[in-house]
RNA sequence: CUCUUAUGAAGAGAGGUGGAGGGAAGUGCCCUGCGAAGCCCGGCAACCAUCAUGAUGAUGAAAAGGUGCCAAAUCACACAAAGAUUUAUUCUUUGAAAGAUGAGAG
Numbered sequence: 001c002u003c004u005u006a007u008g009a010a011g012a013g014a015g016g017u018g019g020a021g022g023g024a025a026g027u028g029c030c031c032u033g034c035g036a037a038g039c040c041c042g043g044c045a046a047c048c049a050u051c052a053u054g055a056u057g058a059u060g061a062a063a064a065g066g067u068g069c070c071a072a073a074u075c076a077c078a079c080a081a082a083g084a085u086u087u088a089u090u091c092u093u094u095g096a097a098a099g100a101u102g103a104g105a106g
Base pairs, nucleotide, nucleotide: 001106002105003104004103005102006101007100013041015040016039017038021031022030023029026077027076028075042070043069044068047066048065050061051060052059053058074098079095080094081093082092083091084090
C1' cells in the first nucleotide's frame, strides 16, 4: 500500500509543557491567546489476547498485555433510490462512496 471482515448519536481532565494552529481531502460550518497541534501525566472503552460458562455462534468477568480513543453523529453535505413539500428549493429515511479503528490475509 491492497484485499476481507466487524464497528461507529454512548464514554473520557477547570492537570503539566508548548506556543498557532486544528477539525482527512472539496464545499460549508465550527473549535482555538478564556490558549490550537505536538509531548507528558490522567482518563474512557473493551476490538484482539486472558479467564469462566458454554459449545463454535454466544454470554459474562477483569483491565496486568497488544491496539484504539478522549468538541460537535464519521461535525454536516457531496452520489443513488424512495417519500414529503411552498415547484425550486428544502426536509426525512435507506443505501453507496470516501475516510477512521480493530482483527485476519497478501
Model confidence (mean pLDDT): 83 of 100. This is a predicted structure of a 106-nucleotide RNA (SAM riboswitch aptamer (S box leader)) from Caryophanon tenue. Its Rfam family is "SAM riboswitch aptamer (S box leader)". Gene Ontology term of the family: regulation of gene expression. Of the family's consensus pairs, 97% are formed in the model. NCBI's taxonomy places the organism under Bacteria, Bacillota, Bacilli, Caryophanales, Caryophanon.